[in-house]
Bacterial RNase P class A from an Actinomycetes bacterium, 356 nucleotides, folded computationally.
It was read from a public genome assembly, where an Rfam model found it.
Model confidence (mean pLDDT): 75 of 100.
Rfam family: Bacterial RNase P class A. About the family: Ribonuclease P (RNase P) is a ubiquitous endoribonuclease, found in archaea, bacteria and eukarya as well as chloroplasts and mitochondria. It is annotated as a ribozyme.
The model forms 93% of the base pairs in the Rfam consensus.
RNA sequence: GAUGCAGGCCGGGUGGCCGCGAGCCGCUCACGCGGUUCGAGGAAAGUCCGGACACCGCAGGGCAGGGCGCUGGGGCAACUCCCAGGCGGCGAAAGCCGACGGACAGUGGCACAGAAAACACACCGCCGAACGCGAUCCUCGCAAGAGGUCGGCGUGGUAAGGGUGAAAAGGUGGGGUAAGAGCCCACCAGCGUCAUGGCGACAUGGCGGCUUGCUAAACCCCGCUCGGUGCAAGGCGAACAGGCCCCGCUACGAGGCAGCUCGUCCAGGGGCCGGGUAGCUGCUCGCGCCGCCGAGCAAUCGGUGGCCUAGAUGGAUGGUCACCCAAGACAGAAUCCGGCUUACAGGCCUGCUAAC
Numbered sequence: 001g002a003u004g005c006a007g008g009c010c011g012g013g014u015g016g017c018c019g020c021g022a023g024c025c026g027c028u029c030a031c032g033c034g035g036u037u038c039g040a041g042g043a044a045a046g047u048c049c050g051g052a053c054a055c056c057g058c059a060g061g062g063c064a065g066g067g068c069g070c071u072g073g074g075g076c077a078a079c080u081c082c083c084a085g086g087c088g089g090c091g092a093a094a095g096c097c098g099a100c101g102g103a104c105a106g107u108g109g110c111a112c113a114g115a116a117a118a119c120a121c122a123c124c125g126c127c128g129a130a131c132g133c134g135a136u137c138c139u140c141g142c143a144a145g146a147g148g149u150c151g152g153c154g155u156g157g158u159a160a161g162g163g164u165g166a167a168a169a170g171g172u173g174g175g176g177u178a179a180g181a182g183c184c185c186a187c188c189a190g191c192g193u194c195a196u197g198g199c200g201a202c203a204u205g206g207c208g209g210c211u212u213g214c215u216a217a218a219c220c221c222c223g224c225u226c227g228g229u230g231c232a233a234g235g236c237g238a239a240c241a242g243g244c245c246c247c248g249c250u251a252c253g254a255g256g257c258a259g260c261u262c263g264u265c266c267a268g269g270g271g272c273c274g275g276g277u278a279g280c281u282g283c284u285c286g287c288g289c290c291g292c293c294g295a296g297c298a299a300u301c302g303g304u305g306g307c308c309u310a311g312a313u314g315g316a317u318g319g320u321c322a323c324c325c326a327a328g329a330c331a332g333a334a335u336c337c338g339g340c341u342u343a344c345a346g347g348c349c350u351g352c353u354a355a356c
Base pairs, nucleotide, nucleotide: 001356004352005351006350007349008348009347010346012324013323014322015321016320017319018318020039021038022037023036024035025034026033027032041330045341046340048339049338050337051336052335053230054229055228056227065226066225067224068223069222070085071084072083073082074081086100087098088097089096090095101221102220106219107218108215109214110213123162124161125158126157127156130155131154132153133152134150135149137148138147139146140145170188171187172186173185174184175183189211191208192207193206194205195204196203197202234281235280236279242273243272244271245270246269247268253266255265256264257263288307289306290305291304292303293302294301295300325328
């Protein structure tokens, strides 16, 4: 230095013209018009967790169901988030990834291949110790027969080697044996136990007996934890038409003239349905954002200064022209936050790595 890794940031720019939504100001009886300011994201997405808020439910216990699961710490409204570490895996390294409790409680699954996929088994191979058979072989014997030899055959022994598979009943080496085998031994792995170190997960060492496939993001078991529904929540709530019912109709009065009286006007008035509809609200200042200083390995905390930053409801944030460059990716709010996950052309900054 190529490469790679981690963290942070940007993700077209400038100007002209024409538009859209909201707030404020001015004019207007009003409809509107003019001016001015603001107007999508790092993920607004998936809707996977956790909350706020709202309504409903709620004596207590149980069943069913969901979520989570190494240790210590941090913060919070809460979390499965974050930080530091342990263990396992990957990488040369920096670093990255991990639902990371339990497989002698029980049930189930393990395709194809293979003898066998879990109360083991025997295809090829190895053996010929034991029992039986055979032999045209050898020895002894007159003979019957006896002994030996030959793996030649059967019963059989074996699981070292080959072969199958993602995975084969601990691995390697030595002893041992007919051949073999934790059968015995050493080391390693695993299990149990003790000591030491560590807050702890755990690590290191000693000793012991010799050994228990994988799968729980399969059911399941153990521990902790969890009311339901979501802004189409919820609140306020019309008008007109039309329909049904009641009262009244030339007045001694249903009603209007703001309460009472007088006076006057006057033929219609009231209730329900329409409809909890339309509309308004909830609605955007919030557990908010950005700097600086100090403490802490860090997450984070404390102090201090500054800022206001979409709010639609057929749903705005766009179109076009010119110039420039490295030629513009993924994608767009819909109650609001904290996380996680997924998508993303290209570029910038900082730190680290260094097999080559």